[in-house]
Context: one part of a larger RNA
RNA sequence: GGAUGAACGCUAGCGGCAGGCCUAAUACAUGCAAGUCGAACGAUAGAUAAGAGCUUGCUCUUAUCGAAAGUGGCGCACGGGUGCGUAACGCGUAUGCAACCUACCUUAAUCUGGGGGAUAGCCCGGAGAAAUCCGGAUUAAUACCGCAUAAAAUCACAGGAUGGCAUUAUCCAAUGAUCAAACAUUUAAGGGAUUGAGAUGGGCAUGCGUGUCAUUAGCUAGUUGGCGGGGUAACGGCCCACCAAGGCGACGAUGACUAGGGGAUCUGAGAGGAUGGCCCCCCACACUGGUACUGAGACACGGACCAGACUCCUACGGGAGGCAGCAGUAAGGAAUAUUGGUCAAUGGAGGCAACUCUGAACCAGCCAUGCCGCGUGCAGGAAGACUGCCCUAUGGGUUGUAAACUGCUUUUAUCCGGGAAUAAACCACAUUACGUGUAAUGUGCUGAAUGUACCGGAAGAAUAAGGAUCGGCUAACUCCGUGCCAGCAGCCGCGGUAAUACGGAGGAUCCAAGCGUUAUCC
Numbered sequence: 001g002g003a004u005g006a007a008c009g010c011u012a013g014c015g016g017c018a019g020g021c022c023u024a025a026u027a028c029a030u031g032c033a034a035g036u037c038g039a040a041c042g043a044u045a046g047a048u049a050a051g052a053g054c055u056u057g058c059u060c061u062u063a064u065c066g067a068a069a070g071u072g073g074c075g076c077a078c079g080g081g082u083g084c085g086u087a088a089c090g091c092g093u094a095u096g097c098a099a100c101c102u103a104c105c106u107u108a109a110u111c112u113g114g115g116g117g118a119u120a121g122c123c124c125g126g127a128g129a130a131a132u133c134c135g136g137a138u139u140a141a142u143a144c145c146g147c148a149u150a151a152a153a154u155c156a157c158a159g160g161a162u163g164g165c166a167u168u169a170u171c172c173a174a175u176g177a178u179c180a181a182a183c184a185u186u187u188a189a190g191g192g193a194u195u196g197a198g199a200u201g202g203g204c205a206u207g208c209g210u211g212u213c214a215u216u217a218g219c220u221a222g223u224u225g226g227c228g229g230g231g232u233a234a235c236g237g238c239c240c241a242c243c244a245a246g247g248c249g250a251c252g253a254u255g256a257c258u259a260g261g262g263g264a265u266c267u268g269a270g271a272g273g274a275u276g277g278c279c280c281c282c283c284a285c286a287c288u289g290g291u292a293c294u295g296a297g298a299c300a301c302g303g304a305c306c307a308g309a310c311u312c313c314u315a316c317g318g319g320a321g322g323c324a325g326c327a328g329u330a331a332g333g334a335a336u337a338u339u340g341g342u343c344a345a346u347g348g349a350g351g352c353a354a355c356u357c358u359g360a361a362c363c364a365g366c367c368a369u370g371c372c373g374c375g376u377g378c379a380g381g382a383a384g385a386c387u388g389c390c391c392u393a394u395g396g397g398u399u400g401u402a403a404a405c406u407g408c409u410u411u412u413a414u415c416c417g418g419g420a421a422u423a424a425a426c427c428a429c430a431u432u433a434c435g436u437g438u439a440a441u442g443u444g445c446u447g448a449a450u451g452u453a454c455c456g457g458a459a460g461a462a463u464a465a466g467g468a469u470c471g472g473c474u475a476a477c478u479c480c481g482u483g484c485c486a487g488c489a490g491c492c493g494c495g496g497u498a499a500u501a502c503g504g505a506g507g508a509u510c511c512a513a514g515c516g517u518u519a520u521c522c
Base pairs, nucleotide, nucleotide: 001522002521003520004519006518007517008516009515010514013374014373015372016371017370018369019367020366021332026330027329028328030327031326032325035074036073037072040071041070046065047064048063049062050061051060052059053058054057081285082284083283090210091209092208093207094206095205096204097203100202101201105198106197107196108195109194110193111192112191113147115145116144123136124135125134126133127132153178154177155176156175159172160171161170162169163168183190185188211257212256213255218248219247220246223245224244225243226242228240229239230238260282261281262280263279264275265274266273267272287308288307289306290305291304310321311320312319313318338364340363341362342361346360347358348357349356350355377408378407379406380405388398389397390396391395414458415457416456417455418454422449427444428443429442430441431440432439433438434437466511467510468509469508470507471492472491473490477506478505479504480503481502487494488493
């Protein structure tokens, strides 16, 4: 000198864009953050209309609309947070899988036949303070379970061709075994089953790279390898039985300490050094530890079970909970924001769709935390006015074109008026083309931010400057006070009676809505 997720002191007019718990992965009141589908299913509160019975204001039936709850499907493995752990194939980079999986999506082929038994809900009854649970009767499905069919697929057995270092891969044809489905409606598009291919996403393996300490020198029994098996989507001591005695290490094993990694960021001429906040990719975690279930995918932040610590409710028998989601609270700290608005856009989930949900997202609020931009006026004006301060001794210097005064302008602030883009899709209607649901075109519908940005007008210099420094380094000097005192100080050093170094004043210098100090890095 540059830089910062900064803090502190003094000061402060506005706007744009960004950033904002670095400490206690401490504990959390309250609200919200993951639902959706009636075009899978049964039943139905309620509303409206009609009809019947009539006890004249009740009951029943039908039609339309339709809440909450339930079965079922898809989603909840994404999105969002944090950096505890991890020195590791965790990450980065480059390869390999002849050792693998992949819901939804695209594409191609084939199929969608015929049955059965339950169960939630509803109803009745019971236990309990509650959470919740039990019994009986009854009911549906794209829920569940057999059967048929089996091109393809998988497995077994032997054969041929081509390729490969090899275990073997691909193709051809034969035999045997195993495995499927579901329907709904608005009747034409959906949905379902099997298989091949693609796309996307993942899994695994390997080379190289990726902290400090040798005042850590030896480490290792599932340890290293083999044969056989189990398990997995898949290879593998991943696990197991048996056999052998190996394996790693001064090219740093093992141990200890520290730490998420990268793209990048800061600095530097570069080489390098330091950092990894915001944004993007990967990893890990979800009160602590462990375990699996479901599922295409989890060993699952707002799922389950067990154990533990903590908090809460209780009728003492027993129960409930997990903000490292968004706000917010307490605590800690030098220190870090609103218990805001909207799904209008973008994106996500479900749905044929309308739409619903979305603290993702988009916006608004707070903070000079940073960067950038603008303003606090411009021109003229010498009797070089008055005051202040200084010198010298009655005259000057400086403040200083500064002020007054004259003319001008109105950014900005204030008031008044107008007023967006972000929105075109979906959908509805119409037309056209091909020919019965697609495409194109036209019209209509939809804005949180927002009466915001922006534009026009009015009056008036009106609404707006500070901070640090002035001995040398280092730009900027005098007077007064003090008298090794009070104090200053980054280093050298100032202060003991004329201090340009302390305190005040005048003046000056440097930056400027900031200026200084502290901390840290180069």
This is a predicted structure of a 522-nucleotide part of an RNA (small-subunit ribosomal RNA, 5' domain) from a metagenome. The full RNA is in RNAcentral, with records from SILVA. Model confidence (mean pLDDT): 83 of 100. Rfam family: Bacterial small subunit ribosomal RNA. Rfam links the family to the GO terms ribosome and structural constituent of ribosome.